[in-house]
This record gives sequence, C1' cells and structure tokens, in this order.
RNA sequence: CGCGGAGUAGAGCAGUGGUAGCUCGCCAGGCUCAUAACCUGGAAGUCGUUGGUUCGAUCCCUUCCUCCGCAA
Repeated sequence: CGCGGAGUAGAGCAGUGGUAGCUCGCCAGGCUCAUAACCUGGAAGUCGUUGGUUCGAUCCCUUCCUCCGCAA
C1' cells in the first nucleotide's frame, strides 16, 4: 500500500430516513433499627471529524482520524 469490521451517556450495547433508547453504574427520595435487595424520580449524548444528498440523517454518499482483524 490492499481488503473487511468497529466508533452512540461513566461501562457494555440496541437503534438501517421521521422525538436517541436498554442494562449496569452514579445522584436524590421511599421502604428498613440499619445495610443490602426492592420501588419511584433525576442527571449525564455537539451519535469520532468534515462536506454532501434529502423537507428531514445515528442511518445513505465523500474526506480525514482512532481501534481491531485478514492478506502481503
């Protein structure tokens, strides 16, 4: 250099054009003599970057960056 895969909340992952979600974790409250468990609520996302297509992009296309794998 060539080919393929991945990048979404603190962590692990869904979401294949129409309000960005789940589990765990974190915070507050409830329950309890207390802790755990359980219940309720909340915070936390420029969806890796750039440009484009579209009425509308996490999703389709382009450029670049990072990580993993294959081949040489």
Record summary:
Transfer RNA from a Bacteroidaceae bacterium, 72 nucleotides, folded computationally. Its Rfam family is "tRNA". From the family's description: Transfer RNA (tRNA) molecules are approximately 80 nucleotides in length. NCBI's taxonomy places the organism under Bacteria, Pseudomonadati, Bacteroidia, Bacteroidales, Bacteroidaceae.